[in-house]
Context: one part of a larger RNA
RNA sequence: CUGGGCGUAAAGCGUACGUAGGCUGAUUGGCAAGUUAGGGGUGAAAUCCCAGAGCUCAACUCUGGAACUGCCUCUAAAACUGCUGGUCUCGAGUCCGGAAGAGGUAAGUGGAACUCCUAGUGUAGAGGUGGAAUUCGUAGAUAUUAGGAAGAACACCAGUGGCGAAGGCGGCUUACUGGUCCGGUACUGACGCUGAGGUACGAAAGCGUGGGGAGCAAACAGGAUUAGAUACCCUGGUAGUCCACGCCGUAAACUAUGAGAGCUAGUCGUUGGGGGAUUUAUCCUUCAGUGACGCAGCUAACGCAUUAAGCUCUCCGCCUGGGGAGUACGGUCGCAAGAUUAAAACUC
Numbered sequence: 001c002u003g004g005g006c007g008u009a010a011a012g013c014g015u016a017c018g019u020a021g022g023c024u025g026a027u028u029g030g031c032a033a034g035u036u037a038g039g040g041g042u043g044a045a046a047u048c049c050c051a052g053a054g055c056u057c058a059a060c061u062c063u064g065g066a067a068c069u070g071c072c073u074c075u076a077a078a079a080c081u082g083c084u085g086g087u088c089u090c091g092a093g094u095c096c097g098g099a100a101g102a103g104g105u106a107a108g109u110g111g112a113a114c115u116c117c118u119a120g121u122g123u124a125g126a127g128g129u130g131g132a133a134u135u136c137g138u139a140g141a142u143a144u145u146a147g148g149a150a151g152a153a154c155a156c157c158a159g160u161g162g163c164g165a166a167g168g169c170g171g172c173u174u175a176c177u178g179g180u181c182c183g184g185u186a187c188u189g190a191c192g193c194u195g196a197g198g199u200a201c202g203a204a205a206g207c208g209u210g211g212g213g214a215g216c217a218a219a220c221a222g223g224a225u226u227a228g229a230u231a232c233c234c235u236g237g238u239a240g241u242c243c244a245c246g247c248c249g250u251a252a253a254c255u256a257u258g259a260g261a262g263c264u265a266g267u268c269g270u271u272g273g274g275g276g277a278u279u280u281a282u283c284c285u286u287c288a289g290u291g292a293c294g295c296a297g298c299u300a301a302c303g304c305a306u307u308a309a310g311c312u313c314u315c316c317g318c319c320u321g322g323g324g325a326g327u328a329c330g331g332u333c334g335c336a337a338g339a340u341u342a343a344a345a346c347u348c
Stems, first nucleotide, its partner, number of pairs: 004319003007302002012316001014201004021194003025088007033081002035077008049065006091191001092188003095184005103177007110154001115149007125136002162169002206247006215241002220236004258315006266293013297304002321348003330341004
């Protein structure tokens, strides 16, 4: 390379947007580049193949044929691809009318709880554990009442509920703002899909500067446990967790399942719309989501099964025995931590 694959055996980039490229709806006319058919020219010789012949055979050599699957050119065809002109509406988008939502950003605001402070009541314990101790407390703790401060998170509602491309998003109010769904079918008329590079976003931890710091809590200290205990348990406790701005760019970033399109039994839930019927409580039906089960089919099995891992098409990414190793070296990026790209020797 071919062939085969990527839920769990190696393998789907964390996610999206998008450049080049690849692929691309229906119908009709033209052209004839690809395509197809026929003709002509060329395709040196040798070699290969076939039939003969010559060296005693063979290798070898000679003669003839075929072939040289290619290129150029002429003529013709017009189904398909392509180019070009026209038309269309099912794909895609716009418009109008509705709908739901923890989608995003900013500002404001509320109550409960924890901690601390002040004051009152009150007295000897409190706390913690398997049991204890470290710890706090007669300088009045714990408990309880009133007031105040500060920070962080939002009980119930809450739901295999909702929204978002993913990461993720949850008290309430306001402002600004993105997307989605349903109905109408008014408009544009293929405007589409994917996407190497590229760009943007991207949990937690970590980093820089400046704030903030209630609770929690790496590190650290002490008390226990233990043979030991650099742990599990307990008492403390600093970074951090929070905010603003800037970096980092990774996760079991998981549905371990790339994106888009079409087709292929059903049953039962649930969310948001539409239509119809009626006994007004439901029933029937149709889109868009989200679940459970299940047929055909698929699968090594487990299982998947209209939200496919079924049957097909388009495009991208990735895999090729285990270890060495996601390492070394080099490049790029980063303040650093490190990230990314990514081998080989050797060994089984």